A computed fold for a 491-nucleotide part of an RNA from an uncultured bacterium, annotated as small-subunit ribosomal RNA, 3' major domain.
It matches the Rfam family "Bacterial small subunit ribosomal RNA". Its family is annotated with ribosome and structural constituent of ribosome in the Gene Ontology.
Context: one part of a larger RNA
RNA sequence: UGGCGGGGACUCGCACAAGCGGUGGAGCAUGUGGUUUAAUUCGAUGCUAAGCGAAGAACCUUACCAGGGCUUGACAUGUAAGCAUAAGCUUGCGUGAAAGCGUGGAGUGAAUUUGAGCUUGCUUAAAUUGGUUUACACAGGUGCUGCAUGGCUGUCGUCAGCUCGUGCCGUGAGGUGUCCGGUUAAGUCCGGUAACGAGCGCAACCCCUAUUAUCAGUUGCCAUCACUUUGGGUGGGCACUCUGGUGAAACUGCUGGUUUGAAACUAGAGGAAGGAGGGGACGACGUCAAGUCAUCAUGGCCCUUAUGUCCUGGGCUACACACAUGCUACAAUGGCAGAUACAACGGGUUGCGAACUCGCGAGAGGGAGCUAAUCCCAUCAAAGUCUGUCUCAGUUCGGAUUGCAGGCUGCAACUCGCCUGCAUGAAGUUGGAAUCGCUAGUAAUCGCGGAUCAGCUAUGCCGCGGUGAAUACGUUCCCGGGUCUUGCACA
Numbered sequence: 001u002g003g004c005g006g007g008g009a010c011u012c013g014c015a016c017a018a019g020c021g022g023u024g025g026a027g028c029a030u031g032u033g034g035u036u037u038a039a040u041u042c043g044a045u046g047c048u049a050a051g052c053g054a055a056g057a058a059c060c061u062u063a064c065c066a067g068g069g070c071u072u073g074a075c076a077u078g079u080a081a082g083c084a085u086a087a088g089c090u091u092g093c094g095u096g097a098a099a100g101c102g103u104g105g106a107g108u109g110a111a112u113u114u115g116a117g118c119u120u121g122c123u124u125a126a127a128u129u130g131g132u133u134u135a136c137a138c139a140g141g142u143g144c145u146g147c148a149u150g151g152c153u154g155u156c157g158u159c160a161g162c163u164c165g166u167g168c169c170g171u172g173a174g175g176u177g178u179c180c181g182g183u184u185a186a187g188u189c190c191g192g193u194a195a196c197g198a199g200c201g202c203a204a205c206c207c208c209u210a211u212u213a214u215c216a217g218u219u220g221c222c223a224u225c226a227c228u229u230u231g232g233g234u235g236g237g238c239a240c241u242c243u244g245g246u247g248a249a250a251c252u253g254c255u256g257g258u259u260u261g262a263a264a265c266u267a268g269a270g271g272a273a274g275g276a277g278g279g280g281a282c283g284a285c286g287u288c289a290a291g292u293c294a295u296c297a298u299g300g301c302c303c304u305u306a307u308g309u310c311c312u313g314g315g316c317u318a319c320a321c322a323c324a325u326g327c328u329a330c331a332a333u334g335g336c337a338g339a340u341a342c343a344a345c346g347g348g349u350u351g352c353g354a355a356c357u358c359g360c361g362a363g364a365g366g367g368a369g370c371u372a373a374u375c376c377c378a379u380c381a382a383a384g385u386c387u388g389u390c391u392c393a394g395u396u397c398g399g400a401u402u403g404c405a406g407g408c409u410g411c412a413a414c415u416c417g418c419c420u421g422c423a424u425g426a427a428g429u430u431g432g433a434a435u436c437g438c439u440a441g442u443a444a445u446c447g448c449g450g451a452u453c454a455g456c457u458a459u460g461c462c463g464c465g466g467u468g469a470a471u472a473c474g475u476u477c478c479c480g481g482g483u484c485u486u487g488c489a490c491a
Base pairs, nucleotide, nucleotide: 001491002490003488004487005486007485008484009483010482011481012480013479015475016474019438020437021436022435023434026328027327028326029325030324031323032322033321034319035318042053043052064314065313066312067311068310069309070308073138077137078136079135080134081133082132083131088108089107090106091105092103093102094101095100110129111128112127113126114125115124116123117122140303141302143301144300145299149297150296151292152291153290154288156286161200162199163198164197165196166195167176168175169174179192180191181190182189206280207279208278209277211248212247213246214245215244216243217242220238225235226234227233251274254268255267256266257265258264330431334390335389336388337387338386339385340384346377347376348375351370352369356365357364358363397428402423403422404421405420406419407418408417444467445466446465447464448463449462450461
């Protein structure tokens, strides 16, 4: 100087407490361990692995396994030699599961420049580029090492810290500044002070959202006028809604009180919004030899008729069990049936696909319109509201499992897809010890969209809106962090 302490003081955080809802019990989904296997590819392993890489494993993907093939190779560059009757493309035959191997015939079969012949668009020669065969250099490797590395990422932590120059103090390591008193979300600011300044962080500058002015109107409006098939449908109009460009607005600016006439705090006015208005992006010096050689890049090592590469089939989907994350429930604040109201974000031409018809339905036929504020997904919702029924039961709860019959995608749904109808109706009556999330448009609850994608195992992930709470006395305790101080047999 740091680190540590079941030392001290101060302080912060959904850390506890106060509340609300869960997990842990059931069934199922997904991931992991283990076991099994020819293979169940690899990585991730307390917090910081385990619905993670994977925003989509039937083939492909695919890296794994079995079997069958290839060897300058599936891909790149170069050198040498050859080919134009070539290779390739179209089209066969044999063998084969395919890849490949063997073997035919017919058709087609480069480009540019220069020269010569000359029929002015043909022939021929050379060169260049391209194609192809053989040979050689080499290719190739998701093989090893993340403890050789770059880059990227997690974590402490959006915590308030981490340092430097000059000066001063100390023999020196080093200290001071960065401390003390207030204050703040903040090393934020103020006052004091052998310190005075500065840098990286904090904050602000950026984006979304809340109010409004203006500009602009193929969305919106009977607001106003006319027509009307009663649909903003038509004429007409940009007032309103909205869309999206430029501005305004919030700064403790104003007032009272407290305080050191400070910083600031507290109450109030005005205001759409008040003391950082609410969210996001943004992550200091460093820590964990943290993670990744399988995104990529890369040193070294290793393989080179194989650890490369092609193909068929299988596996990654196994199943006594254990763990993690979720979904659905156990019901009456509910289930079922009928009627009925109100969104936002998005996506669409290899696409979204309307009306209409068929089917109980999944869906099929159909093909209008739309490269989209115009058409479609989508009458865009569901919880909600109204009416009826069920009456506490393993039930009209719950839906696992299984049988049969179908639909869709796709060469192909056996291993191994999703969906529909009928039948079947399991466990489950609120969950031990323990444990998680959340402080407001949040939790809880309800549906909708998107990426990936032929299809889907999505209950995942990322967004969107609808309905919409309870509680916080407080900081003694648990966990983690910060500052000062103290002890130490630690470095």